[in-house]
RNA sequence: UUAUCCAGAGAGGCGGAGGGAACUGGCCCGGUGAAACCUCGGCAGCAGGUCAGAAUGAUACUGUGCCAAAUCCAUCAGACCGUCCGGUCUGGAAGAUAA
Numbered sequence: 001u002u003a004u005c006c007a008g009a010g011a012g013g014c015g016g017a018g019g020g021a022a023c024u025g026g027c028c029c030g031g032u033g034a035a036a037c038c039u040c041g042g043c044a045g046c047a048g049g050u051c052a053g054a055a056u057g058a059u060a061c062u063g064u065g066c067c068a069a070a071u072c073c074a075u076c077a078g079a080c081c082g083u084c085c086g087g088u089c090u091g092g093a094a095g096a097u098a099a
Base pairs, nucleotide, nucleotide: 001099002098003097004096005095010040011039012038013037018029019028020027024074025073026072041067042066043065046063047062048061049059050058051057052056071094076091077090078089079088080087081086
């Protein structure tokens, strides 16, 4: 820089109080055991490989990634709805992954 981000996929060991990226506000997970780490298992076609092919599709073999909740939600701007609280949509910012 480009693409994608409402899909998908967990058991065991170890550990012992935090975790969900950061600020703030919510909401949620957690001694019926958080994070980190290890083992095994799984998900996923981004790149490579392979197979078929006209487009393109298929395939976890390789390189990564991932396995609570939409990237958990909001935050900034605009539009619309609403008497208020607030809600919906679009875009952005930040972030993650791949090339």